RNA sequence: AAACGACAACCACCAAGGGCAGGAGCGGGGGACCCAGGUAAGCGCCGUACCACUGCGCAGCAGUGACACGGCUUGGGGUGAAGCCGCGCAUACGCGGCCGGGCAACUCCAGCCCGAACCCGACAGCUCACCUCGCAGGCGUGGGAGAGGAACA
Numbered sequence: 001a002a003a004c005g006a007c008a009a010c011c012a013c014c015a016a017g018g019g020c021a022g023g024a025g026c027g028g029g030g031g032a033c034c035c036a037g038g039u040a041a042g043c044g045c046c047g048u049a050c051c052a053c054u055g056c057g058c059a060g061c062a063g064u065g066a067c068a069c070g071g072c073u074u075g076g077g078g079u080g081a082a083g084c085c086g087c088g089c090a091u092a093c094g095c096g097g098c099c100g101g102g103c104a105a106c107u108c109c110a111g112c113c114c115g116a117a118c119c120c121g122a123c124a125g126c127u128c129a130c131c132u133c134g135c136a137g138g139c140g141u142g143g144g145a146g147a148g149g150a151a152c153a
Base pairs, nucleotide, nucleotide: 004023010018011017025135026134027133028132029131030130035125044072045071046070047069048068051065052064053063054062055061056060075123076120077119078118079117083098084097085096086095087094088093099115100114101113102112103111106146107145108144109143
């Protein structure tokens, strides 16, 4: 983001309607030059195979390094309002402050709530072309003031 759809299949079948892959439009991520950043930031952990070097008790074993594949999540990143700081014992957790989000169209006040969860997997700044994913699930609300619009008479 949450359209549209006498578009397909399908349900119904007099029909309306439902549904609707693909399409369509919309939303998110990756992705050049330029720009930005940096002048060394960074280079995490485990396993397997191969190669090189070194050592040994030498058909092999161990260590180090490079590389390929697989796995992990503490570094980093993404969607989202869902973050920062301080204190309590470091964590869990709690409290407080700042800040962010919601409560029948816009603004303010009052009052009441929320500040989660999930994903990527060592890796991603911006970014044309290009690539790719998604368009869902659930819940709640009618206090005051102002602004504005529509309908009727």
This is a predicted structure of a 153-nucleotide RNA (c-di-AMP riboswitch aptamer (ydaO/yuaA leader)) from Wenjunlia vitaminophila DSM 41686. The source organism's lineage runs through Bacteria, Actinomycetota, Kitasatosporales, Wenjunlia and Wenjunlia vitaminophila.